[in-house]
């Protein structure tokens, strides 16, 4: 510090996700030790049991017992001493308000921070001054009586105090009155007078004085207490500024409320309380209400700013079962006190009582989850005490838990035959791996044994010394110091030494990318994984296991939560033309911001100083535990707040002034700016009349409709409503909506010029107010045309549409409402600045001119261009900014749900406005790029259409396919580009299929052992394979021989063979197709952020990306073309088997000639080599080009004709059954052998063909002319036989020689048939044969005789062909024993037509749109049906908190009363004073009744929404999406949607 994810790719926007750190955690797997921390986050739920606050006898009165000793008594027992003034309870004092727990409540002066208190309090403690006098009355305990189950209570009697009371005295205390001084005018200080207010003693010591007389009392003294006043410290109360969460779908709240006066109350100010008076107080700077929450130091994170949190530790607050209340006290409205009410639990004798773990342990419960009913007061601290000491679940320790942080260990060195074993393998090896073993060592931790600190210093006691106060005193007391004694829960601790032994001690997660780490096996969209993207459908680095690896390590992962990354709420630090986002427009209060000069003060601001900012924590330095965690000391910091001093630029304020902003005046100007009134003509429609006759109207075509009752057309007249042609213009005006005939009246704004005046009067604007197209609503008019709805006619599968004919609201007017639009420049307003060029419009100035025109310049408005700069993701914007800045307002924060629900406001309604969530997805989106596509455009090509010729589709047959059938009908191929295809040949074989019979190292390959030469000929059984058996036979090489070797055969064992078994979607190779279409790319450069573009586009041209020109391109490659083959002309070379014109000989002759031999190679021909054609020449056109057109010459002319040749790629195209090959599968079978059968089936459907339907023909007879092939397992001549297929025969030929081969056929000549199911046609069937072959039954071809079917030119539709082509005619070959109508070739005869490119199909280039990219066979919308999910409404039903009114009124304070009762004081007494019970009243908790609003749960039914694999209906949108789309509104319709009106261009 970033990364993944939207796309075919790019860039931007934007969300989601990940990597980091952290935790009071939990869960899973695992677990050696120690140190230091931490440990109910949930039920402030309920609690058994024990403990957590007592202490003081030196405040006081009482006062045992057990036991023991002694005495008495026979004994029971009794008396006394000790126990013991002990235990114990009580009175009294102090403490119990600390310490400890919890976070329910609280949004508050609760907390934090800084202040105030002249408005206050403070027990114990400190310091200072002073005092402690004289009296009195009670009461517990105790005893007696009584009640009660108990808790406990009542009555009578006695008694003490540091209990209580009175009196005295008292200061610098308090109060009142009067005065004085000071004063911030609040008050403070001070003087005088008057009044009021204290106390308690205990203990120790002493005997000088007095009294009693070993010693005591008084007294003295010491000390601890007590009282008053002041003081300090610490603590507290109260007040104030500032800070302190969310919601406006909470906007108004408030009656003690706000203030005053008087009084009460308090420690104290105060509506704190009461009475009266006034009517205030708070609030958009967010009151009130609702929700949530203890606050802080700090903690976590972060670069920081921030964000989240508030466990442990520390400060503050609040609470103590729930609610209320007071008492005591210095302090409480009191956790382990009280009273009352309530809920709950327990006891009960049913009458009544008891209780409060949010103290420490512990229990139940809740929960994912959180510990021991431990030890000790040794230390620290606290309470009481003079002290010893007691108490202390505070605390210190221990126990449990890997909960966290930190440290240590699980060994170290050496060790290669790289062991065994595992895994992988290309079978060679690689890897785990120096890892192990082995050898040599070490000894941390744990184990055993032994030793062994620190934490402890005090208090206190004893002794010594010194000193102090006081005294008669060297006692006593106190202080300091020295010595001694004494105190450890932890502790079987830390630490040290020794002993033995590598011995006891490693796991977890991950390995597709992000993200470090890869293979095998299993599985087969299953099981499963997953943080996001996504893996899994037979070769899964993504599931599971294994081997290996990576990361961390006594832990590792997962889950949850927080911050970060996220600049994804943007203060630092974002945006708003099209991505989400500018309010439809204006006026304008508050608010924010604001021109120039001078001055003042100093609120902001800045500087310095000072106080504070607790400690701990963070940071730095040092130190202590062996290190670290942890701890200690010091520093820094605490960014804050207060106070003081200073500065004066800026902002604010005040004062004085200015004119550049703004405004006013004056003079002019343009304009569909607005409102009202009046007027005008054209057109439509209707009515009346005339003319006139059969149609009109309407459409793609029609029909509905109108018309002989006279339409349409035309002329004249009239009525009525609405709108204003031309002018008219990116022209004008207005804030926007919007505004268009003419005139008049009223009225708003703007601009120009001149300078006179005002003197910052300005800009923006939340709330508010006003305006606001169309549609729509209300009332009343009006109604010509148009026209939602509606009706009819068409179209259509349907057509609730598009088209047509009608037609009502509405459109128009008046008044009122509505308040929305793609209300758009999708661009808020204002000010300033920043190159230019060119229009239009309204003014002004100037030059020139008679003037028009023209030119220059300036202000306002409105357009265009522009890579000027700049900005932008790009598109684009660009002085009318989307540039550069400032000010103000509005708005945005992923998509969907949704501009919806609920609530509020507005509205007559329609609805508008404000405006969520649950749930769901990983995208949604902008701009641009390349393709593809379009019922977009332009250009071009092709037998693509058209023009022609001939077919197919109908028939019969052949053949292939589908289907069906079958034991099997083997398999593959499926639009073009499967279907006479693989198959250039299924009777057996082939053959892969079926049935049956057999074989198991196998029919075939390699290796091993044994035997044998191989091999040949039989016989028997069997369907055969095979089995049994007989005979013949013995080679080659080496070697003297024995023997060995090669090859072959047989037997045997196992490695292995074998598979036309599967996967063509694992593959190679080969092939088809687009397409012989003209395309496809690259290097460098340039442009662009980039994908990409350029080149390759453009202008011409071509069959062609062919060539030329131009050009930020310049070149190049694969394709095109050419090079190759055949063919067309010619030359040359060569003439046998080819040829024969001339010459010659012989024979024959129908006298034309023919045949043969010479001879020759002229010609034909054969096959080698050349030549030739290149737009080369001429003319024209064309850009002086390329090229095209025409011409000449030429055998051939613009590629001469044909072939071979197939770019980058596409179709997961075809083929595992040609071959090869990965993986999988079979192995006495899915292999091999064999016989028979099947592949040849047959209701049917399709493709491809053949033959026909006839006279351009059939048949008969005659007469011609080819090319190219094949042939020795072969082609086969002559001759003979057969009607024929063929047979016999055997010449010739290894072929330019012979043969197939024949007369090639069509053609031509002649004859016949005469339009018919025929002399057409030949299927089918019967019979008889031929040939091949082991074998023609299933199942061959051919021949002859007989038979003689369908068929008379073929529906929709569809195919081929542009010249030696179509059509037609025959010939040959491959395969092959035999078996072509197929296929591959060959020649013969030999046409027609092409205007042309509108249309169909396919293709190419450019351009355009796109929501497509699996690419239109695309994408995609809505209803309906089904399932699931969350939400809304709903008759209601329930709950909670809350408000108001009323009732009620416990305990209690206060007030009043007090007839009853009463110790202290007064009084001789009566009585008084004072007090109490009781009573009454105010307030008031719980409770009750009623009403309201809020929140929440649930609810038959209902509404829309979301998601879901393949459902149904349509086709709305994306292309001109087939009616351009969209926005607002209204009506209508199964649904998308349609239509009307107005608007936008996206």
């Nucleotide at each position: 510090a970033g990364a993944g994810u939207u796309u075919g790719a790019u860039u931007c926007u934007g969300g989601c996700u990940c990597a980091g750190a952290a935790c009071g955690a939990a869960c899973g797997c695992u677990g050696g030790c120690g140190g230091c921390a931490u440990g109910c986050c949930u039920a402030a739920c309920a609690c058994a049991u024990g403990c957590a606050a007592g202490u003081c006898g030196a405040a006081c009165g009482g006062g045992a017992a057990a036991u023991u000793c002694g005495g008495g008594g026979c004994a029971a027992c009794u008396c006394g001493g000790a126990g013991a003034g002990u235990a114990c309870a009580g009175u009294g004092g102090c403490g119990c308000a600390c310490g400890g727990g919890u976070g329910a409540g609280u949004a508050a002066c609760g907390c934090g921070u800084a202040g105030g208190u002249a408005a206050c309090c403070u027990a114990c403690c400190u310091u200072a001054a002073g005092c402690c006098g004289u009296g009195g009355c009670a009461u517990a305990a105790c005893c007696c009586c009584g009640g009660g189950a108990a808790a406990c209570c009542g009555g009578a009697g006695c008694u003490a105090a540091u209990u209580c009371c009175a009196c005295a005295u008292a200061c610098g205390u308090u109060a009142a009155u009067a005065g004085a001084a000071c004063u911030u005018c609040g008050g403070u200080u001070u003087u005088a007078u008057u009044a009021a207010g204290a106390a308690a003693g205990g203990u120790g010591a002493c005997c000088u004085c007095u009294u009693c007389a070993u010693g005591a009392a008084a007294g003295u003294u010491a000390u601890c207490a007590g009282c008053u006043u002041a003081u300090g410290a610490g603590g507290g109360g109260c007040c104030u500024g500032c800070g302190u969460c969310c919601g406006a779908u909470u906007a108004g709240c408030u009656a003690g409320u706000u203030g005053g006066u008087a009084g009460g109350g308090u420690a104290a100010c105060g509506g704190c309380c009461u009475a009266c008076c006034a009517a205030g107080g708070c609030g958009a700077c967010g009151a009130u209400c609702g929700g949530u929450a203890g606050c802080u130091g700090g903690u976590c994170u972060g670069a920081g700013a921030g964000g989240a949190c508030g466990a442990c530790c520390a400060g503050c607050c609040a609470c103590a079962c729930u609610g209320g209340c007071a008492c005591u006290g210095a302090a409480a409205u009191a956790c382990g006190g009280g009273c009352c009410a309530g809920a709950c639990u327990c006891c009960u004798a049913c009458g009544g009582g008891a209780g409060g773990c949010a103290g420490c342990a512990g229990u139940g419960g809740g929960g994912a989850a959180u510990a021991u009913u431990g030890g000790a007061c040794a230390a620290u601290g606290g309470g009481c005490g003079a002290a010893a000491g007691c108490c202390u679940g505070a605390u210190c320790c221990a126990g449990c838990a890997a909960u966290g942080c930190c440290g240590c260990g699980u060994g170290a060195g050496u060790g290669a035959u790289g062991a065994a074993g595992g895994c992988c393998u290309u079978c060679g090896g690689g890897u785990c791996g120096u890892a192990a073993a082995g050898c040599u060592c070490u000894g941390u931790c744990g184990g055993g044994a032994g030793g062994g600190a620190c934490g402890a210093a005090a208090c206190u006691u004893g002794g010594g010394c010194a000193g102090a106060a006081a005294u008669a005193a060297u006692a006593c007391u106190c202080u300091g110091u020295c010595c001694a004694a004494u105190u450890g829960a932890c502790u079987u601790a830390a630490c040290c030494u020794c002993c033995a032994a590598a011995g006891g001690a490693a796991g977890c997660a991950c390995c597709g990318g992000c993200u470090a780490a890869c293979u095998c096996u299993g599985u087969g969209c299953c099981a499963g994984c997953a943080g996001c993207c996504g893996c899994g459908g037979u070769a899964a680095u993504a599931c599971a296991g294994a081997g290996g690896g990576u990361g961390c390590a006594a832990g590792c992962g997962u889950u949850g939560u927080u911050c970060g990354g996220a600049a994804u709420u943007a203060c630092u630090g974002g945006g708003c033309g099209u991505a989400a986002a500018g309010c439809g427009c204006g006026u304008g209060c508050a608010g924010g911001c604001g021109g120039a000069u001078a001055a003042a003060g100093a609120a902001g601001u800045c500087g310095g100083g000072u106080g504070u900012g607790a400690a701990a924590g963070c940071c730095c330095c040092u130190c202590g535990c062996u290190c670290a965690a942890c701890g200690a000391g010091g520093g820094a910091a605490c960014u804050g707040c207060g106070c003081c001093c200073g500065a004066a630029a800026c902002c604010a304020u005040u004062u004085a002034u200015c004119u550049a902003g703004a405004g006013u005046g004056c003079a002019g100007a343009a304009g569909g700016g607005g409102a009202g009134c009046g007027g005008g003509g054209a057109a439509u429609u209707c009515c009346c009349g005339g003319u006139g006759u059969a149609g009109a109207g309407g459409u793609g075509a029609a029909a509905u409709u109108c018309g002989u009752a006279g339409a349409u057309a035309u002329c004249g007249g009239g009525a009525g409503g609405a709108a204003c042609a031309c002018c008219a213009g990116u022209g004008g005006c207005g804030a926007a909506g919007g505004c268009g005939c003419c005139g008049c009246u009223c009225u708003g704004g703007u601009c120009u010029g001149c300078u006179a005046c005002u003197g910052a009067c300005g800009c923006u604007c939340a709330u508010a107010c006003g305006c606001g197209a169309a549609a729509g609503c209300g009332u009343g008019g009006g109604g010509a045309g148009c026209a939602a709805a509606c009706a009819g006619g068409a179209u259509u599968a349907g057509a609730u549409a598009c088209c047509c004919u009608g037609g009502u609201a509405g459109u128009c007017c008046a008044c009122g409402c509505u308040g929305u639009a793609a209300a758009c420049g999708a661009u808020g307003g204002g000010u300033a600045c920043u190159a230019g060029g060119u229009g239009c419009u309204g003014g002004g100035g100037g030059a020139a001119u008679u003037g028009a025109c023209u030119c220059c310049u300036u202000c306002g408005g409105u357009g265009c261009c522009g890579u000027a700069a700049g900005c932008c993701a790009a598109c684009g914007c660009a002085a009318u900014a989307a540039g550069u800045a400032c000010c103000c307002c509005g708005c945005c924060u992923g998509g969907g749900a949704a501009g919806u629900a609920c609530g509020g406001u507005c509205g007559c309604a329609a609805g508008a406005u404000u405006a969520a969530a649950a749930c769901u997805c990983a995208a949604a989106g902008g701009a641009a790029u390349u393709g593809a596509c379009g019922g977009g455009g332009a250009c071009c090509c092709g037998c693509a259409c058209a023009a022609g010729c001939g077919g197919u589709g109908g028939a019969g047959c052949a053949u292939g396919u589908g289907g069906u059938u079958u034991a099997a009908u083997u398999c593959g191929a499926c639009g073009c580009a499967a279907c006479g295809c693989g198959a250039a040949a299924a009777a057996c074989c082939u053959u892969a299929c079926c049935u049956g019979g057999g074989c198991u190292u196998g029919a075939c390959a390699u290796c091993c052992u044994c035997g044998g030469a191989a091999c040949c000929c039989g016989a028997c059984a069997g369907a055969g394979a095979u089995g049994u058996u007989g005979g013949g036979g013995u080679g080659c090489c080496c070697g003297c021989a024995a023997g060995g070797g090669a090859g072959c055969c047989g037997a045997g064992a196992g490695a292995c063979a074998g598979g036309u078994g599967c996967u063509g979607c694992a593959u190679g190779g080969c092939u088809g197709u687009c397409g012989u279409c003209a395309g496809c790319u690259c290097g460098u450069g340039c442009u662009g952020u980039g994908a990409a573009g350029u080149g390759u586009u453009g202008g011409g041209u071509u069959a062609a990306g062919u060539c030329c020109c131009g050009c930020a391109a310049c070149g190049a490659g694969c394709g095109c073309a050419a090079c190759c083959c055949c063919u067309g002309u010619u030359c040359u070379u060569a003439g046998u088997u080819g040829c024969u014109a001339a010459c010659u000989u012989a024979c024959c002759u129908u006298c034309g000639g023919g045949u043969a031999g010479g001879a020759g190679c002229a010609c034909u021909c054969u096959a080698g080599g050349g030549a030739g054609a290149c737009u080369g020449c001429c003319g024209g056109u064309g850009u002086c080009a390329a090229a095209c057109c025409g011409g000449a010459g030429g055998a051939a002319g613009g590629c001469g004709g044909g072939g071979a040749u197939g770019a980058c790629g596409u179709c997961a195209a075809g083929u595992c059954c040609u071959c090869a090959u990965g993986g999988c599968c079979c192995u006495u079978a899915u292999g091999c052998c064999u016989a028979g059968g099947g592949c040849u089936a047959c209701a049917c459907a399709c493709g491809u063909g053949c033959u026909a339907c006839a006279a351009u023909g059939g048949c008969c007879g005659g007469u011609a002319c080819a090319a190219a092939g094949g042939g020795u397992u072969g082609c086969c001549a002559a001759a003979c036989c057969g009607c024929g297929a063929g047979g016999u025969g055997g010449a010739g030929c290894u072929a330019a020689u012979c043969c197939c081969a024949a007369u090639a056929a069509a053609a031509c000549c002649g004859g016949u048939c005469u339009c018919a199911g025929u002399u057409c046609g030949g299927a089918u069937u019967g019979g008889a044969g031929u040939c091949u072959g082991c074998a023609a039954c299933u199942c061959g071809a051919c021949u002859c005789c007989a038979u003689g079917a369908a068929g008379u030119u073929g529906g929709a539709a569809u195919c081929g062909c542009u010249a030696g082509u179509a059509a037609u005619c025959g010939c040959u070959g491959a395969u092959c024993a035999g078996a072509a109508c197929g296929c591959a070739g060959c020649g013969g005869u030999g046409a027609a037509u092409a205007c042309g490119u509108u249309c169909c199909c396919g293709g190419g280039u450019c351009u355009u749109g796109u929501a497509c990219a699996c690419a239109c066979c695309g994408c995609c919308c809505g209803u309906c049906a089904c399932a699931c999910c969350a939400c809304g409404a709903a008759a209601g039903c329930g709950a909670a908190g809350u408000a108001u009114a009323c009732c009620a009124g416990a305990a209690g304070u206060c007030a009043c009363u007090a007839a009853g009762c009463u110790a202290a004081c007064c009084g001789c007494a009566a009585g008084g004073a004072a007090g109490c019970a009781g009573g009454u009243g105010c307030c008031c908790a719980a409770g009750g009744u009623a009403u309201g609003a809020u929140u929440u749960g649930u609810g038959a039914u209902u509404g829309g929404g979301g998601u879901g694999a393949a459902g149904u209906c349509g086709u709305a949108a994306c292309a001109a999406g087939g009616u351009a789309u969209c926005c607002g509104u209204a009506c209508c319709g199964g649904a998308a949607g349609g239509u009307g009106c107005g608007g936008a261009u996206g």